[in-house]
Molecule: transfer RNA
Organism: Anaeromyxobacter diazotrophicus
Order: sequence, then structure tokens, then C1' cells
RNA sequence: GGGGUGUUAGUUAAGUCGGUUAUAACGCCGGCCUGUCACGCCGGAGGCCACGGGUUCGAGUCCCGUACACCCCGCCA
Repeated sequence: GGGGUGUUAGUUAAGUCGGUUAUAACGCCGGCCUGUCACGCCGGAGGCCACGGGUUCGAGUCCCGUACACCCCGCCA
């Protein structure tokens, strides 16, 4: 230098052929339970989906650029 895969909540992941409210587990907050803690049960908050642009009536999903991580190939001696 060329190519591929990935980036979604604090963390780890899912998200169907582009379709109307973006999900789960753990963690966090509150309540119940308990003499207290933990466990268990109930409820809640939290992400505009790495960043920017484009296509579309409509984008986490398609296209382009950039950044970062991982993998493969090549070049130099």
C1' cells in the first nucleotide's frame, strides 16, 4: 500500500427482506422480603446505533468518506 470483518445502554451481545415504540443479560436506582446483608420477587432510569455525508416516503440495516480494533496479502533490505 491492497483486501476482509467489526464498532448498538456502564459491560457483553441480539436486531429477520429497509417499515411504524431499538431488545436481552449482567450492572445501576427504588420498593417488597430479612434482625442486617446477600439471594429471590416487583418496578424504574439509561443508547438515536463510532463520526460525517448520501440514497429513500422511510436507514441500526443500503452507498461513499473518515477514525479505531482485529485478521489476510503484498512492498522495501